[in-house]
RNA sequence: GGAGCCGGCCGGGCGGCCGCGGCCCGCGCAAGGCUGGGUCGAGGAAAGUCCGGACUCCAUCGGGCAGGGUGCUGGGUAACGCCCAGGCGGGGUGACCCGCGGAGAGUGCCACAGAGACAGACCGCCCACCGCUCAACGACGUGGCUCGCCGCCGGGUCGUGGGCAGGGGCAAGGGUGAAACGGUGAGGUAAGAGCUCACCAGCGGCCGGGUGACCGGCCGGCUGGGCAAACCCCACCCGGAGCAAGGCCAAGCAGGGAGCGGGCGGCCCGUCCGAUGCUCCCGGGUAGGCUGCACCGAGGGUCGCGGCGACGCGGCUCCCAGAGAGAUGGUCGCCACCCGGCGCAUCCGCGCCGGGGACAGAAUCCGGCUUACAGGCCGGCUCCUCCC
Numbered sequence: 001g002g003a004g005c006c007g008g009c010c011g012g013g014c015g016g017c018c019g020c021g022g023c024c025c026g027c028g029c030a031a032g033g034c035u036g037g038g039u040c041g042a043g044g045a046a047a048g049u050c051c052g053g054a055c056u057c058c059a060u061c062g063g064g065c066a067g068g069g070u071g072c073u074g075g076g077u078a079a080c081g082c083c084c085a086g087g088c089g090g091g092g093u094g095a096c097c098c099g100c101g102g103a104g105a106g107u108g109c110c111a112c113a114g115a116g117a118c119a120g121a122c123c124g125c126c127c128a129c130c131g132c133u134c135a136a137c138g139a140c141g142u143g144g145c146u147c148g149c150c151g152c153c154g155g156g157u158c159g160u161g162g163g164c165a166g167g168g169g170c171a172a173g174g175g176u177g178a179a180a181c182g183g184u185g186a187g188g189u190a191a192g193a194g195c196u197c198a199c200c201a202g203c204g205g206c207c208g209g210g211u212g213a214c215c216g217g218c219c220g221g222c223u224g225g226g227c228a229a230a231c232c233c234c235a236c237c238c239g240g241a242g243c244a245a246g247g248c249c250a251a252g253c254a255g256g257g258a259g260c261g262g263g264c265g266g267c268c269c270g271u272c273c274g275a276u277g278c279u280c281c282c283g284g285g286u287a288g289g290c291u292g293c294a295c296c297g298a299g300g301g302u303c304g305c306g307g308c309g310a311c312g313c314g315g316c317u318c319c320c321a322g323a324g325a326g327a328u329g330g331u332c333g334c335c336a337c338c339c340g341g342c343g344c345a346u347c348c349g350c351g352c353c354g355g356g357g358a359c360a361g362a363a364u365c366c367g368g369c370u371u372a373c374a375g376g377c378c379g380g381c382u383c384c385u386c387c388c
Base pairs, nucleotide, nucleotide: 001384002383003382004381005380006379007378008377009376010375012335013334014333015332016331017330018329020041021040022039023038024037025036026034027033043359047370048369050368051367052366053365054364055242056241057240058239067238068237069236070235071234072086073085074084075083076082087100088099089098090097091096101233102232106231107230108227109226110225122174123173124170125169126168129167130166131164132163133162134161136160137159138158139157140156141152142151143150144149145148182200183199184198185197186196187195201223203220204219205218206217207216208215209214246291247290248289249288255282256281257280258279259278260277261273262272263271264270299318300317301316302315303314304313305312306311337356338355339354340353341352342351343350344349
């Protein structure tokens, strides 16, 4: 100098003017009625609403079944599917990144191709065994004669030998496939094969180390495809609904009760009547209002201690949005940043003009994950190349 890996952080600053929301103060008898002042006022993701909790109501002795979820190990946490540390496997030269119970319990599935996808033989290899065949050799049996041989129908019988591949043996090689029954090498065999041996992978046992996942050593018999986001097995976790949860107050209408008016009557009781009116009370509860909810909280900052770390403990300090169909904006100037053009300049760079600034907006609260994002900043580390 170039190319990368990981982690953390910012996500414009200052000022003028015009505006917005909450609270407090001032002026008002009072009404947010007025004009002022003060103070606070979105994010790293407020987003998706995917997990986990707090809180609230309902249900609930306890346990089980069903159903759902999680899934290497050990920790952290209120909890988690999150985080930290470790283990194993895979990828990368590396920094580093990605993945994770069980397929040797059972059931099921494995398209097309292929003989065969837990079972087989298409091509191929072999002829040990059975069968067929040839008759060179040996043996045996039998017939003939010239006594040494010849013949026994096409070999009569057995063995050696040559051949065939019907039965049979094999699975090494070819071929199919995403995947073909451990891999490589040697021995062995008719040909072969964990059939045998060495090493490697896997499994089991023992010993040692580790809390554990797991690692190391020795021994053994040799070997068993993949899929669990198929059923399933094992371990652990989970009651349901959600701030439109829930609590309080409570118009109007409807309902219930008491009283009031008029007729009969001297009065009371009683009874009848009504423009079924008026007044009061009652419970439930709609609209609506208050609350939950913005007080102080698994809270922020900082320091110390413990821990590899996630995190925990303690001291000091701060109070920090909030409503409701929903407030943070607009504009101008200067500065900073980025981009383009022009000019000057050997280089470092300087000046002028023009343009640009993302993703996105709390709504009960909190911890995570994921996704979006113009432009930048910082730290640690790796590889390559060059110079001293």
Molecule: Bacterial RNase P class A
Organism: Actinomycetota bacterium